[in-house]
RNA sequence: GGGCCCUUAGUUCAAUGGCAGAACGCUCGGUUGGCAAUCGGGAGGCUGCGGGUUCGAUUCCCGCAGGGUCCA
Numbered sequence: 001g002g003g004c005c006c007u008u009a010g011u012u013c014a015a016u017g018g019c020a021g022a023a024c025g026c027u028c029g030g031u032u033g034g035c036a037a038u039c040g041g042g043a044g045g046c047u048g049c050g051g052g053u054u055c056g057a058u059u060c061c062c063g064c065a066g067g068g069u070c071c072a
Stems, first nucleotide, its partner, number of pairs: 001071007010024004018055001026042005048064005
C1' cells in the first nucleotide's frame, strides 16, 4: 500500500427496508430471621462519525475513524 470481516444498552450478542430486542449486569419490590438462589416490575442505546438513495435506513450505496485477519 491492497483484499475481506466487524463497530447496536455497562458487557456479550440479535434484528437484512416498516415503532430497536434478549441474556447477564444495575435498580425497586415479593419470598427469607439474614444472605444466596428464585419470582415480578423499572431504568438504560437518536445503532462508531459524515454524506447519499428511499415515503421510510441498524439494514442498501459512498467517504472517514477504530479493531481483527490475509497478501505485498